c-di-GMP-I-GGC riboswitch aptamer from a Limnochordaceae bacterium, 92 nucleotides, folded computationally. The prediction has a mean pLDDT of 87. Lineage of the source: Bacteria > Bacillati > Bacillota > Limnochordales > Limnochordaceae.
């Protein structure tokens, strides 16, 4: 050093509650702690979540409307793999 994950300093923060922001997926901050050794960064691949707009259809208790489908330019790295980066040191 490189697997590895005992210990110990320390981190993050799931469901949930609260405020903002947002058409919505969800983010941010405070509470909370389920859980993680990369649960630190990256939407590159795959995947998944959402449809304000958009496209097609639908006569529907009527309408600048209402409902289905479709779609990502919007998300999510705490889904799975990439690639950047990095704290401690038992055993082996």
């Nucleotide at each position: 050093u490189c697997c590895c994950g005992a210990a110990c300093c320390g981190g993050u923060a799931a469901a949930c509650c609260u405020g903002c922001c947002g058409a919505a997926a969800g983010g941010c901050a405070g509470g909370g702690g389920c859980a993680c050794a990369a649960a630190g960064c990256u939407a590159c691949g795959g995947g998944c979540c959402u449809a304000c707009g958009g496209u097609u259809c639908u006569g529907c208790u009527g309408c600048u409307g209402g409902g289905a489908a479709c779609u990502a330019u919007g998300g999510c790295c705490g889904c799975c793999g990439g690639g950047c980066u990095g704290c401690c040191g038992a055993a082996g």